The part of an RNA shown here (small-subunit ribosomal RNA, 3' major domain) has 467 nucleotides and comes from an uncultured bacterium. The coordinates come from a structure-prediction model, not an experiment, and the mean pLDDT is 81.
[in-house]
Context: one part of a larger RNA
RNA sequence: UGACGGGGGCCCGCACAAGCGGUGGAGCAUGUGGUUUAAUUCGAUGAUACGCGAGGAACCUUACCAGGGCUUAAAUGUAGAGUGCAUGUUCUAGAGAUAGACUUUCUUCGGACUCUCUACAAGGUGCUGCAUGGUUGUCGUCAGCUCGUGCCGUGAGGUGUCAGGUUAAGUCCUAUAACGAGCGCAACCCCUAUCGUUAGUUGCUAGCAGGUAAAGCUGAGGACUCUAGCGAGACUGCCGGUGCAAACCGUGAGGAAGGUGGGGAUGACGUCAAAUCAUCAUGGCCCUUACGUCCUGGGCUACACACGUGCUACAAUGGUAUGGACAAUGAGCAGCCACUUCGUGAGAAGGAGCGAAUCUAUAAACCAUAUCACAGUUCGGAUCGGAGUCUGCAACUCGACUCCGUGAAGCUGGAAUCGCUAGUAAUCGGAUAUCAGCCAUGAUCCGGUGAAUACGUUCCCGGGCCU
Numbered sequence: 001u002g003a004c005g006g007g008g009g010c011c012c013g014c015a016c017a018a019g020c021g022g023u024g025g026a027g028c029a030u031g032u033g034g035u036u037u038a039a040u041u042c043g044a045u046g047a048u049a050c051g052c053g054a055g056g057a058a059c060c061u062u063a064c065c066a067g068g069g070c071u072u073a074a075a076u077g078u079a080g081a082g083u084g085c086a087u088g089u090u091c092u093a094g095a096g097a098u099a100g101a102c103u104u105u106c107u108u109c110g111g112a113c114u115c116u117c118u119a120c121a122a123g124g125u126g127c128u129g130c131a132u133g134g135u136u137g138u139c140g141u142c143a144g145c146u147c148g149u150g151c152c153g154u155g156a157g158g159u160g161u162c163a164g165g166u167u168a169a170g171u172c173c174u175a176u177a178a179c180g181a182g183c184g185c186a187a188c189c190c191c192u193a194u195c196g197u198u199a200g201u202u203g204c205u206a207g208c209a210g211g212u213a214a215a216g217c218u219g220a221g222g223a224c225u226c227u228a229g230c231g232a233g234a235c236u237g238c239c240g241g242u243g244c245a246a247a248c249c250g251u252g253a254g255g256a257a258g259g260u261g262g263g264g265a266u267g268a269c270g271u272c273a274a275a276u277c278a279u280c281a282u283g284g285c286c287c288u289u290a291c292g293u294c295c296u297g298g299g300c301u302a303c304a305c306a307c308g309u310g311c312u313a314c315a316a317u318g319g320u321a322u323g324g325a326c327a328a329u330g331a332g333c334a335g336c337c338a339c340u341u342c343g344u345g346a347g348a349a350g351g352a353g354c355g356a357a358u359c360u361a362u363a364a365a366c367c368a369u370a371u372c373a374c375a376g377u378u379c380g381g382a383u384c385g386g387a388g389u390c391u392g393c394a395a396c397u398c399g400a401c402u403c404c405g406u407g408a409a410g411c412u413g414g415a416a417u418c419g420c421u422a423g424u425a426a427u428c429g430g431a432u433a434u435c436a437g438c439c440a441u442g443a444u445c446c447g448g449u450g451a452a453u454a455c456g457u458u459c460c461c462g463g464g465c466c467u
Base pairs, nucleotide, nucleotide: 007467008466009465010464011463012462013461015457016456019420020419021418022417023416026312027311028310029309030308031307032306033305034303035302042053043052064298065297066296067295068294069293070292077120078119079118080117081116082115084113088102090101091100092099093098105112106111123287124286126285127284128283132281133280134276135275136274137272139270144183145182146181147180148179149178150159151158152157163174164173165172189264190263191262192261194232195231196230197229198228199227200226204221205220208219209218210217235258238252239250240249241248242247314413318372319371320370321369322368323367324366331360332359335354336353339350340349341348342347379410384405385404386403387402388401389400390399426449427448428447429446430445431444432443
């Protein structure tokens, strides 16, 4: 000077408390450990690994294993030698990679072009993240971390950055051997909440007219909604109180919004020799008829078990049946698919529209009516048998979905433990990326319905300042 203390003081955070809903018990999904295996490729391991890299493992991917091959695939040449092919079509052998057969150039005869061979250049998801760049997690969106000059100290260093107030904030004020400055805070950026204006098509429809079983369907219109450009608006600006000031308080006014309005992006100096050599790049080391590379099949999906994260339930605030209503985001041509017919259905066969504010997709919870009467049930749907549909060269290992039958555990979960303070939790559906298909109950978004509680800071955890 730091760090630490079951030292002290002050302060903050879903940290506790007050509440609501979960996990831990069941079945299944998924990741991990372990075990097994020819292989179950590799990495990630308290918080900060474990629905993580992976935003799509049947082949491919694929890095692993078994077997069968090759010695240069691709790019770029240089030098030398040789050939008239190479490609392609068909056939044969083969699991395939490959191997063999057939066919076929231009020419000014110099060569062009292609292929083969040789040499030099390759290739490696092999090792080291404790040699590295870049990127990332975490403390933490916490309020801190420093510098110049001056001053103090022999010096390491201190001061500034402390003290009194105040703030979400090293935010600001006052005081002051300090005066200033930088990186952070805040603001500037984006979305959202209100209004104005401009513009009305593919959007809208108040009034006028036409028209229909109905319908902005048509003429027409720019009022409204909406779309998307530009502006306005919120600044403690005004009022009252307290205060030297900063600032704080007020069911104060006005206002769509009030004291950072609500979200997002944005992450200081640094810490953990944190993570990544398997995104990529890269030093060193290692392999070079193999640790490179091609192919077929298998594996990454195994299963006495243990843990994490989820989904579905255990029911009547519910299940089932019929009828009815209301979204937003985003996506679409090797695509989204209206409508018709066939099928119990997954789907199939036809077939309009749409490269889309024009066409495409039933929102569900909800409401109404009926039924079930507390039961392992009209709860729950695992598992298994049979029959199918679709994608794809191919669903045995190992796809999703449909129908019929089957109908397991489970009656609210021990010790323990997690999330959340408002359009939040809880609950309900929808969309997208990846993608032939899909093991998606995942991830990222979108809207619908919509709570309870916070006395307070003694305690647990983490953090900040002073001592």